[in-house]
RNA sequence: GAAGCCCGCCAGACUGCCGCUGGUGCAAUCUUGGAAACAAGGCACUGGAGGAACGUCCGGACUGCAUAGGGCAGCGUAGCAGCUAACGGCUGUCCACUGACAAGCGGUUUGCGCAAGCAGGUCGCCCUAAGGUGAGGAUCAGAGCAACAGAGACGAGUCAAUGCGGGCUUUGCCUGCAUUGGGUGAAACGGGCAAUCUCUACGCGCAGCAAUACCAAAUAGGCACACGUUGAUGGGGCCCCCGGAGUGUGCGGGUAGGUAGCACCGAGCUGUUGGGUGACCAACAGCCCAGAUUAAUGGCAGUCACAUCCAGGGCAACCUGGGUGCACAGAAUCCGGCUUAUCGGUGGGCUUCACAC
Repeated sequence: GAAGCCCGCCAGACUGCCGCUGGUGCAAUCUUGGAAACAAGGCACUGGAGGAACGUCCGGACUGCAUAGGGCAGCGUAGCAGCUAACGGCUGUCCACUGACAAGCGGUUUGCGCAAGCAGGUCGCCCUAAGGUGAGGAUCAGAGCAACAGAGACGAGUCAAUGCGGGCUUUGCCUGCAUUGGGUGAAACGGGCAAUCUCUACGCGCAGCAAUACCAAAUAGGCACACGUUGAUGGGGCCCCCGGAGUGUGCGGGUAGGUAGCACCGAGCUGUUGGGUGACCAACAGCCCAGAUUAAUGGCAGUCACAUCCAGGGCAACCUGGGUGCACAGAAUCCGGCUUAUCGGUGGGCUUCACAC
């Protein structure tokens, strides 16, 4: 320097104006809404999407229900060793397959040459590097399956030849046993496939934040007590009176509605040091970092950056002016993974080959 690979990082920047939403502090303990629970309202300060927030595929935290123990069924996982809260994830390693240029071998072709041969192109084979892929337990338990070709494909049998027998309609045909051979095919009786059932080992209770807990109307049921046909409650200002079967109080469950769960001191983030091949772990220091359910995280303008196009200038690098573009996507209980999408930019590493020193 070329080729082939692998692993990361960023995801436009700044300014002004107008908004949306969470938190903290201060203040009247005030106002508004509401039966209540509770919510909203002022000022100041301050936080406000991602590497995948996507998918909801796997594993956990958390919550409720269930649960003595054992077994069956069902579902899942599968070399070996480790990491982890856990995993079907990740790391290391073994095995199998794959993986390119060069070199080597072979075919073909071109040029040169009398020839031997030399040089080049192209195709194939071989060999493997970094790397990639693996649903990599078991076919001495049982069942099932195998395209095409082939006489025959997992049941057993027989295409041909030879030998020894048997039968018949005897130059032959049929048939039994044994031996041998060729062809087809991935595989010819010996095996293969478990990504078919199955067996073995191990693991798994079920449901999910619309979980769940608490506060709690109206209406309609329920329960208890009291009063009531010896006339209650009710109407009427009261009495007389009218009227005629329920009424009052309390309790309880559920619904609407509200609060918590829920926004975080956490399997937390950043850095340093140490241990380990590594996944990862430990110690120390610093930090507090989105959050609703009328569902926030935005809009406009300008400058700069990046990419690209057009015009002009310049030998060129490039300069000036103008236009266009700036991905995939968007939290909803939280966390660890996996998968998929992604305009562009950028950093590092590994292997092979070539050249130079």

About this RNA
Bacterial RNase P class A from Comamonadaceae bacterium CG_4_9_14_0_8_um_filter_60_18, 357 nucleotides, folded computationally. Taxonomically the source falls in Comamonadaceae (Bacteria, Pseudomonadota, Betaproteobacteria, Burkholderiales). It is recorded under the gene name rnpB. The coordinates come from a structure-prediction model, not an experiment, and the mean pLDDT is 78. The sequence is in RNAcentral, with records from ENA.